The prediction has a mean pLDDT of 75. This is a predicted complex of two RNAs, RNase P RNA and transfer RNA, with 420 nucleotides together.
RNA sequence: UCGGGAAAGUAAGCAAUCGCUGUCUUGCUUGACAAGACAGAGGAAAGUCUGGACUUCACAGGAGAAGAUACCAGCGAAAGGCUGGGGGCCGCAAGGCUACGGAAAGUGUAACAGAAAAUACUCCGCUGUUUGACCUGCAAAGGUCAGGCAGACAGGCUGAAAAUGCGGGCUUUAGGAGUCCGCCACACUUGUCGAAAGGCAAGGUGCUAUAAACCCUAUCUGAAGCAAGAGUGCCAAGUUUGUUCUCCGCAGUUGCUUGGCGCAAGAUCGCUCGAGAGCUUUGGCAACAAAGCUCCUAGAGGAAUGAUUGCUCACGACAGAAUCCGGCUUAUCGCUUUCCCGAAUUU
RNA sequence: GAGGCUUUAGCUCAGUUGGUAGAGCAAUUCCCUUUUAAGGAAUGGGUCGAAGGUUCGAGUCCUUCAAGCCUCA
Numbered sequence: 001u002c003g004g005g006a007a008a009g010u011a012a013g014c015a016a017u018c019g020c021u022g023u024c025u026u027g028c029u030u031g032a033c034a035a036g037a038c039a040g041a042g043g044a045a046a047g048u049c050u051g052g053a054c055u056u057c058a059c060a061g062g063a064g065a066a067g068a069u070a071c072c073a074g075c076g077a078a079a080g081g082c083u084g085g086g087g088g089c090c091g092c093a094a095g096g097c098u099a100c101g102g103a104a105a106g107u108g109u110a111a112c113a114g115a116a117a118a119u120a121c122u123c124c125g126c127u128g129u130u131u132g133a134c135c136u137g138c139a140a141a142g143g144u145c146a147g148g149c150a151g152a153c154a155g156g157c158u159g160a161a162a163a164u165g166c167g168g169g170c171u172u173u174a175g176g177a178g179u180c181c182g183c184c185a186c187a188c189u190u191g192u193c194g195a196a197a198g199g200c201a202a203g204g205u206g207c208u209a210u211a212a213a214c215c216c217u218a219u220c221u222g223a224a225g226c227a228a229g230a231g232u233g234c235c236a237a238g239u240u241u242g243u244u245c246u247c248c249g250c251a252g253u254u255g256c257u258u259g260g261c262g263c264a265a266g267a268u269c270g271c272u273c274g275a276g277a278g279c280u281u282u283g284g285c286a287a288c289a290a291a292g293c294u295c296c297u298a299g300a301g302g303a304a305u306g307a308u309u310g311c312u313c314a315c316g317a318c319a320g321a322a323u324c325c326g327g328c329u330u331a332u333c334g335c336u337u338u339c340c341c342g343a344a345u346u347u
Numbered sequence: 348g349a350g351g352c353u354u355u356a357g358c359u360c361a362g363u364u365g366g367u368a369g370a371g372c373a374a375u376u377c378c379c380u381u382u383u384a385a386g387g388a389a390u391g392g393g394u395c396g397a398a399g400g401u402u403c404g405a406g407u408c409c410u411u412c413a414a415g416c417c418u419c420a
Stems, first nucleotide, its partner, number of pairs: 001343010012312007020040008028031001042318001046329002049327005054225004061248004066221005071085005086100001087098004101216002106214002108210003123156002126151011165183006184206003188203006229269002231263001233261007242250001276295008313316001348419007357372004366403001374390005396412005
C1' cells in the first nucleotide's frame, strides 16, 4: 500500500419564526380557556418469531392428550436467550457457522435402474455332479455345446446406498474360512488428563441410511389477551355449573339465571419509576453480579413530535411509539474508533 | 393492536405417507366446412412466491423473509 476479519459508536448540524402533545405554575371569563416554563420516537419503535410481568376465567392437587426444547458448565425472572468450553464443517490465516440426545426398545420408508434394497440375493461369470448330442481314440479316457440338480463368492452389471471397514502379504480352498502388517471408524473395556462435555494411549470390535418419518428418553407448558380488565354490593326465588383441551379430585358458604333496591354509565383508571438509565470501583476469561454517586427520560385516543426561512458540510439510509420489559430475526446511505490476519514493496 | 388463511401452466384449481407435477378452460397446428362457429386429432407451455437447510432425493419436512386476503371493538 492492497485485500480481508472481529468488536464498538453515530444516524447531518446550528439559529429564528409559526404550530402540535403532555406536565407544572399563574390568571379569571372555570373554558377541549389563556399566558409562561420544562419535556417530547428508534437502533431497529418493524416482523409478531419467542420468554415473561400484569389482568380475567371462583380454586389446591393428580393423570392423560397435544405441543416445545435437546453436547457440557456458568449467567439470567425466564427463554427457540447470552457467555465460556468441547465435537463437527468452512477458510492460507485472523476468524465464521453449527436443529449437536437415541437407529442396540419397536414400527415405517428406501422411487427409477438393477438378479437382488434390509428377513439380503443369484442375472452374467464360476465350481461339483448328472442327462443328451457331437468330436478324437482299438479301448480306458478326454474335449465341445445345450439342459437339470446342488454349491458358493470378498468378481461383473445397476444405484445415493449391494453385508470380510479399506489396502497388502502368507497358508489353504473350486470358492469360502484362517492368519499377519498398515490405515480408518466406533455402540465396548482399561489407564490417564479434565469440574463436565470430552481429549489422548492401549486392547477389543467392524455395525446401511433416514428421528427437520412415527417414536423412545429427559426437562418444561392451563387458557385468553390492554379490543385484558377495573360491575359489583344487599335481599328474594330457581338451578348445579366449573379453569377457554379432556378426565378425576375438590368445593357446595361456590358458580349461573331471573326479579327488586343502591351506586355507576359517554368518561376516567389501567398508562408508564422500571427485572430503569448513566458513571466509577470491586469480583469474574466473559455473560453477569455487588456497592457507591447522579438522573427522571413521550404517554396520545382521528391519535402529537411538523412546516417555513437562513447558514454550514461529508449532501443525509432503513424507517416512526400505542400496556410494559428481556431476546431473536429482518431492513439500513454513509462516517468514525480500536484490535487482528494474509500478500506485496521499501528501510 | 391481536388472531388466522392462501401463494402450483395465460386463468380456475388438484397433488393422499418425500420418489420423473396433473385436470378443465384458454393458446398453436391439422382434419371437417364454400367460410366461420361447434365437433374430432395432436402439440407446446411450470426455476411449484423468494432464500437457506435436513435428506441419496423436497411442490411436500424445517427456518427466515415477501405478497395478497379474511376475522375481532